[in-house]
């Protein structure tokens, strides 16, 4: 000098749950936070508050104001695996020249 790896995230599959008495998800606004080893920071991510929007139930069973099981449904939560994407800039790291 040139090269490479590593954050957050996304998807699929599997497992365990939650809701179906509507929480959650998604969306808009505000505030805050975390985010390659360090500095720094955003698309993105997370939390809280607020606004608007908004859904799919069915069957079986029991000891029936209810419970349980099964099939669904929800832009549903967590975990694992695989795949994918991957932080401008500066420093660091890796191997070879």
């Nucleotide at each position: 000098c040139a090269u490479g790896a590593g954050u957050a995230g996304a998807a699929a599959u599997g497992g365990c749950g939650c809701g179906u008495c509507a929480a959650g998800u998604a969306u808009c606004g505000g505030c805050g936070g975390a985010u390659g080893g360090g500095a720094g920071g955003u698309u993105g991510c997370c939390g809280c508050c607020g606004g608007g929007c908004g859904a799919a139930g069915g069957a079986g069973u029991c000891a029936c104001u209810g419970g349980c099981u099964c099939c669904g449904c929800g832009g549903u939560g967590c975990c694992a695996u695989u795949u994918u994407c991957g932080c401008a800039u500066c420093c660091g790291c890796a191997a070879a020249g």
A computed fold for a 97-nucleotide RNA, annotated as THF (Tetrahydrofolate) riboswitch aptamer. The sequence was found by an Rfam model in a public genome assembly.